[in-house]
Context: one part of a larger RNA
RNA sequence: CGUAGGCGAGGGAACUCGGCAAAUUAGCCCCGUACCUUUGGUAUAAGGGGUGCCUGUGGCCUUGGUAAAACCAGGGUCGCAGGUCGCAGUGACAAGGGGGUCCCGACUGUUUAAUAAAAACAUAGGAGACUGCAAGCCCGAAAGGGUGUGUACAGUCUCUGAAUCCUGGCCAGUGGCGGUACCUAAAACCCGGGUACAACCGGGCUAAGGGCCGCUAAACGCCGGGAGUAACUCUGACUCUCUUAAGGUAGCCAAAUGCCUUGUCGGGUAAGUUCCGACGUGCAUGAAUGGAUCAACGAGGGCCCCACUGUCCCCGCCUACCACCCGGCGAACCCACAUAACGUGGACGAACAGUCCACGAACUCCCAUCGGGGAGAGAAGUCCCUGUGGAGCUUUACUGCAGCCUGUCGUUGUGCCGUGGUCGGGGUUGCAGAGCGUAGCUGGGAGCCUUAGAAGGUGUUCCUCCGGGAACACUGGAGGCGCCAAUGUAACACCAGCCAACCCCGGCUACAGCACUAACUACGGGCAACCGUAGGACACCGGCAGGUGGGCAGUUCGGCUGGGGCGGCACCCCCUUGAAAAGAUAUCGAGGGGGCCCAAAGGUUGGCUCAAGCGGGUCAGAACUCCGCUGUAGAGGGCAAGGCCAAAAGCCAGCCUGACUGGAUUCUUCAUAGAGGAGAAUCCAGAGGCGAAAGCCGGGCCUAGCGAUCAUUCGUGUCCCCACCAUUGGGGGCCGGAUGUGACAGAAAAGUUACCCCAGGGAUAACAGGCUCGUCGCGGGCGAGAGUCCCCAUCGACCCCGCGGUUUGGUACCUCGAUGUCGGCUCUUCCCAUCCUGGUCCUGCAGCAGGGGCCAAGGGUGGGGCUGCUCGCCCAUUAAAGGGGAACGUGAGCUGGGUUUAGACCGUCGUGAGACAGGUCGGUCUCUACCUGAUGGGAGCGGAGGGUGUCUGAGAGGAAGUUGUCCCUAGUACGAGAGGAACGGGGCAACGCAGCCUCUGGUGUACCGGUUGUCCGACAGGGCAAGCCGGGCAGCUAAGCUGCUGGGGAUAAGAGCUGAAGGCAUCUAAGCUCGAAGCCCCUCUCGAGAAAAGACACCCUCCUAUAGUGUUCUCCAUUUGGGGAACACUAUAGGCGAGGACGGGGAUAAAAGAUCCCGUUGAUAGGACAGGGGUGUAAGCAAGGAGACCUUCGGGUCGACUUGUUAAGCCCGCUGUCACUAAUAGUCCAAGGUCGGAUUG
Repeated sequence: CGUAGGCGAGGGAACUCGGCAAAUUAGCCCCGUACCUUUGGUAUAAGGGGUGCCUGUGGCCUUGGUAAAACCAGGGUCGCAGGUCGCAGUGACAAGGGGGUCCCGACUGUUUAAUAAAAACAUAGGAGACUGCAAGCCCGAAAGGGUGUGUACAGUCUCUGAAUCCUGGCCAGUGGCGGUACCUAAAACCCGGGUACAACCGGGCUAAGGGCCGCUAAACGCCGGGAGUAACUCUGACUCUCUUAAGGUAGCCAAAUGCCUUGUCGGGUAAGUUCCGACGUGCAUGAAUGGAUCAACGAGGGCCCCACUGUCCCCGCCUACCACCCGGCGAACCCACAUAACGUGGACGAACAGUCCACGAACUCCCAUCGGGGAGAGAAGUCCCUGUGGAGCUUUACUGCAGCCUGUCGUUGUGCCGUGGUCGGGGUUGCAGAGCGUAGCUGGGAGCCUUAGAAGGUGUUCCUCCGGGAACACUGGAGGCGCCAAUGUAACACCAGCCAACCCCGGCUACAGCACUAACUACGGGCAACCGUAGGACACCGGCAGGUGGGCAGUUCGGCUGGGGCGGCACCCCCUUGAAAAGAUAUCGAGGGGGCCCAAAGGUUGGCUCAAGCGGGUCAGAACUCCGCUGUAGAGGGCAAGGCCAAAAGCCAGCCUGACUGGAUUCUUCAUAGAGGAGAAUCCAGAGGCGAAAGCCGGGCCUAGCGAUCAUUCGUGUCCCCACCAUUGGGGGCCGGAUGUGACAGAAAAGUUACCCCAGGGAUAACAGGCUCGUCGCGGGCGAGAGUCCCCAUCGACCCCGCGGUUUGGUACCUCGAUGUCGGCUCUUCCCAUCCUGGUCCUGCAGCAGGGGCCAAGGGUGGGGCUGCUCGCCCAUUAAAGGGGAACGUGAGCUGGGUUUAGACCGUCGUGAGACAGGUCGGUCUCUACCUGAUGGGAGCGGAGGGUGUCUGAGAGGAAGUUGUCCCUAGUACGAGAGGAACGGGGCAACGCAGCCUCUGGUGUACCGGUUGUCCGACAGGGCAAGCCGGGCAGCUAAGCUGCUGGGGAUAAGAGCUGAAGGCAUCUAAGCUCGAAGCCCCUCUCGAGAAAAGACACCCUCCUAUAGUGUUCUCCAUUUGGGGAACACUAUAGGCGAGGACGGGGAUAAAAGAUCCCGUUGAUAGGACAGGGGUGUAAGCAAGGAGACCUUCGGGUCGACUUGUUAAGCCCGCUGUCACUAAUAGUCCAAGGUCGGAUUG
């Protein structure tokens, strides 16, 4: 500093997204309670009063004494009266703050275990759909099972969501249900082709389904536009018109739904983007996707009021713990480099540097605190894009599969009826016209039929072309027909065969119906065999076939792209330009085209000349017709543009089909791979066209007009192969076409994801930075104009030129193995393009007040209402309420209202899953600080010996003040008046800064007192919760008190003096004088690590021993040598030593260190006593005391409490006195060294 608590003067929500948090309230008894209402509630509404202790007494209940009563001893409860104490009596603990008004949901309930408790879910109630039980729905491959051992007052599914008032229109679309003459429609079946086989092909019949016709919206859903119109205006009951399936009814509304929008009006407030009431022009309200309303309820969401408060103005004090210090134990995160890494600026740099450049700073180390930087740590970014990576979900994506519906076959049998088909047998009929006549066709044919009954007649039945024909029965009793002739395409009798239609019979078969029982099924019985009942060849089951089929499964969901999406096609070709005079050349560069056409618009031969203009003719009138002249192309060439073209490449005509067949080669499109297509050229062969011929012709004046493999298909094409004895046929190879991939080198393919996942990308977006500056902001030049006149007091168009890097864009350079995003709070600093204060100039400046410019950044620039807001609007003040930067400063500082996860609602869009810079409610913000930096506190070393003190002041910092108001000047100057200054001087205040605690207050867990509960205790006295409450010394504090003058120097804009260049003038060029809150000083603080390390004063800087080395001297020996002394140096040891430190007691100091005081020659701390102060009158004793009990009537006892003793008692971090206790004894460190310079000799 925090975490958890306690208290707080004055104000009382001014805080804030929001009264978040805290505070208030609180139990029980009594009184008293509004609007509204579903009459239950609301309601503990709100708002008041009481509450302790002692004494007495009354009522009720109860235990015991007794068998019962009375009575006695107790307990509980409800009252009453008297006495008494305190600030306070639910004295602690425990224990609702309240009210008003909207939104949503009726309610109690349920939900996302670990960020959402809600308006979401559920709910009672309402509605629809399916279902008669072997049901419907669900699970399962099936067997089987659940609902349910339930049965429509039942079960399942779906929608809505209490009650109340209601629930409008639309059936065109999609769906559901129903119907269906007709159309379509598979397999099976039938027929035909296929050698009388088969595969195969064609046709026919036909179910569901579809078409078609209806019904259905509490099924999915949907519910318009334009004009005109009333005697002020406005509006439009009214009219017209387009159009639809129908055009939104009742209601409701800037709403949880309204973009514009802070809509407009009213209310509340000083001020109201919120709130309430209205309005309705409703981007985009609206009726069970329910509409409206609504008492009660809600840890739901808005707004307002009362009470209350440290939320705030504005913070202060205290407590516990953490922290800090000591002892013990002892992690984690993290760690490119650099011996762990300074700051600022910057034009360098992967465009925000510890590392590059410049400047500055900088001795080394430690401790505490802070959180600016390390684009701090944490997590291969969840946003965005990419991936021919996934997954969840949806659907009229693609492809399938269950399931369901339907047909057929099998399981699968019998009988009957009806209607078909087919085969066989029998029978009948067969009319153009002509012809005697109703001539089916072909062939044979001259005879045939007839008493086994001809012609004829009658009747019945059938057919009919209405003329007639046929059959049968009866009658009749002997003839009838043909050939011939005529007519006609055909000639009849009779026989044979055939065709068409019809009838009858039979076989096979199909369909529909009826019936049966024995397969099969269900139920019941039975041990079982099986039986009974019901159903029944249906169903179930199986095969085949058609339909339906996000119920389920698999898969896909192009590319380019100034991110992606939307848009577009720059995705295949052609022309011009870009393109920088070879060629080639990019962009979602600029301007345009193609995806054909033509049997002539082709080939060839011959001829001709166009557009336009002028003149003339004709004419009522001439741009067009005709004649003449000029006419290099100004025309035309099928279509874009460019190139090209005049006896042509244009126009006209003749004859033709070379818009040929086969083969070979080269080149271009395409300099670097390939294929297709397209084009050009040459040659050979063949057959041709035109032309007298030379010759030209393998389409079009040229450059666009196009398409692999596989598959399918075509061909009077061609060849062989396969099965086979062979063939109809089938398959295949070669050649040449067609069907097409326009995403055009060619997958078979829709959405959504905020429930999402993975791999990657700064190759690519959102924030910030860089670059740029159109936009933005601010200037300048010119001066049209206005300002009565007059450009420049003031304003200034058009046009032009800049600056800034606060707007918005552009870009995609850093960052996607993460640089946290808006706003607020907090805090600091910088810029000036100055809002105020200071100085000054001009004015269309009389004064006051203004307007414009110049200098100036020292200081200041505030409080509220609304909104998440930045901004803005508003209120009241003010000298003024300036504009900006610092990663749109600041989230390892806070918040989390907004945005931007998961839940949910509304509107709109979407079939849907879902979506929406549309609205709305709710919704986890991690980190112990390593380095650096910063603010403070220390240690070491250095500063040419050591030390104790006192200074200097290079440098650094501050605003230490800033501003207002009142009075005098002065009602003066000025002014017609109204009004109304200044220089100078004085008082006061606000804000700011610093210090302090005498006063006023706060706190005051030292202390004193009162009191609750409980425990110890006879009392007294204590413990626990700071228990609560009332006071309060010191200390710390603000809201309290004190202080914060002025002057000098150099200047800015500006004002001047003298004064030339330039005989004048001129503030300037040389020179000189003034001139600001600004700059530098005087003033305050730090400050010699100021490494150039400063100055002054004073104190100390000494001695001994041993060892070694060296020099000199000396003694012995003299050839090296040995002994001694002195001096110097080195090393070791010891002493002395100015002073300091430790150890000891402490506070005017304090995190640790440090600082300061004391240390017996002493008041340093403790203690004692005294003074002063706080509290408020202790205990004990005595007396009194409302009353009560006992009594031997003398008195005694109990009693909350009161009085006296007592200004008591208790206590004190303050002051003084007194050595009673402890500061005792002591220990350690410490220079002891010589340098430099100058002068003279």